This is a predicted structure of a 473-nucleotide part of an RNA (small-subunit ribosomal RNA, 5' domain) from Devosia sp. RNAcentral holds the full RNA, with entries from ENA. The coordinates come from a structure-prediction model, not an experiment, and the mean pLDDT is 88.

Context: one part of a larger RNA
């Protein structure tokens, strides 16, 4: 000098754009953040113009694996980059073929019972695109090549939407490898599923992934192991560059969801707002037993130098469901708060010498503040008042918002501070103080004339900011 997710002190007019718990991955009151479908199904109830329409819980389907948060863990194929082969992929697209015949249940509901509650038990009844069996099989799978195995679901307003098997694609993902990826040797040896083989199991899939047997290997001074620290990257800051530092916001990947473990469902999870077990904590309880998980958006307590509203809307973009109408969406778009940052604008312009008054200094003549003020002549950016008033949306639909913007009016009217002035370093005098009070980044000032302390006048610098502190280059 530059920079910052900054903080603190003094000060503070406006706008645009951005940013805003870096600390306790501490604990959380309250509300909301994931639903939707009656064109899959029965039941109950309501309305009815008797055509139909609607509501509720439940069965069923799809979606809750996305979106959003955080960085605890992780030094690792986690990430980055470049390759690879033994894989899966709902919804979507392409192509081919099919959609047949039956059956048994069950929730809801009714009745009865248990419980404080959460909830739960028994009996009876019922439907389906829920479940099961038979048939069929172009292609599919297995095969000892003889053969064997396996599917479907209907709905409707009659236009369609679906369902099953296969095929190719697209998209998304799983796996493997080369190279790169912090510090410590005051960490030198580490390893027994360990390293390899054979066989088997398991997986969507290669593989000690797992198991049996066999061999005794494998890694390491080119740093194994251990310890500490840390999410990685595109990037960001700085620098002429090389490099150094860093990884907020935005984007990609990873990991996590009270702590630890586990599986279920599913195309996909070992699942933030799903389940089970254990633990800590909090709450309810009739003491028998139950309920909960903000590292979602707001918000609270706590910690801290420090970081915002318990706001509006689904209008746009996007997502889920639905044939659609539409519903949901704290994603998102907006608004609110904060000079936190960057950028822009303003706080007036011209004229004005008796160089007014006042202040300060003075050699008492004067000098300076200073064209500064007043006065006169103008202007109206921003603000304020009033009127009009968007684009963003495509036929309709606008939270933002009566916003941006335009027009008229108003009156210089409402809008300047902060730091510094011994040298480095731009800027000097007087008074007070008297090694005191104090200053200070370094050198150093202060003990009676202090340009260095405090105040005043004057001056210098930056300016809605200015200084200080911290950190990086």
């Nucleotide at each position: 000098g530059a920079a910052c997710g900054a903080a603190c002190g003094c000060u503070g007019g406006c706008g645009g754009c951005a940013g805003g718990c870096u600390u306790a991955a501490c604990a959380c009151a309250u509300g909301c953040a994931a639903g939707u479908c009656g064109a899959a199904c029965g039941c109950a109830c309501c309305c009815u113009u008797c055509g139909g329409g609607g509501u509720g819980a439940g069965u069923g389907g799809c979606a809750g694996a996305c979106g959003g948060g955080u960085g605890a863990g992780u030094a690792a194929c986690g990430c980055g980059u470049g390759g690879g082969a033994a894989c899966c992929u709902a919804c979507c697209u392409u192509u081919c073929g099919g959609u047949u015949c039956g059956g048994a249940a069950u929730a809801a509901c009714u009745u009865g019972g248990g419980g404080a509650a959460a909830c739960u038990c028994a009996a009876g009844c019922u439907a389906a695109u829920a479940c099961c069996g038979g048939a069929u099989a172009c292609g599919c799978c297995c095969u000892u090549c003889g053969g064997g195995g396996g599917a479907a679901a209907g709905a409707u307003u009659u236009a369609u939407c679906g369902c099953c098997g296969a095929u190719a694609g697209a998209u998304g993902g799983g796996c493997c490898c080369g190279c790169g990826u912090u510090g410590g040797a005051u960490u030198a040896g580490c390893u027994u599923g360990u390293u390899g083989g054979u066989g088997a199991g398991g997986u969507a899939a290669a593989g000690g992934c797992u198991c049996a047997c066999c061999a005794a290997g494998g890694c390491a001074a080119c740093g194994a192991u251990c310890c500490a620290u840390a999410g990685c990257u595109g990037g960001u800051c700085u620098a002429a560059g090389a490099g150094g530092a860093u990884g907020a916001u935005c984007a990609g990947c990873c990991a996590c969801a009270c702590u630890g473990g586990g599986a279920c469902u599913g195309a996909g999870a070992c699942a933030c707002g799903g389940c089970c077990c254990a633990g800590a904590c909090u709450c309810c309880u009739a003491c028998g037993g139950g309920a909960g998980g903000c590292a979602g958006c707001a918000g609270u307590g706590g910690g801290g130098a420090a970081u915002a509203u318990u706001g509006g809307a689904c209008a746009a973009u996007g997502g889920g469901g639905g044939a659609a109408a539409c519903c949901c969406u704290g994603a998102u778009c907006c608004a609110g708060c904060c000079a936190u940052g960057c950028c822009g604008c303003g706080u007036g312009a011209g004229u004005g010498a008796u160089g007014a008054a006042g202040g300060c200094c003075u050699u008492a003549g004067g000098g300076u503040u200073g064209u500064a003020a007043a006065g006169c002549u103008c202007u109206u950016u921003c603000g304020c008042u009033a009127g009009g008033g968007a684009a963003g949306a495509u036929a309709a639909u606008g939270a933002c918002g009566g916003u941006a913007c335009c027009u008229a009016g108003u009156a210089a009217a409402g809008a300047a501070g902060c730091c510094c002035c011994g040298g480095c370093u731009a800027a000097c005098u007087u008074c007070g103080u008297g090694c005191c009070a104090g200053c200070a980044g370094c050198c150093g000032c202060g003990g009676u004339a202090a340009u260095a302390c405090g105040a005043a006048g004057g001056g210098g610098g930056c300016u809605a900011g200015c200084g200080u502190u911290g950190u990086u280059c």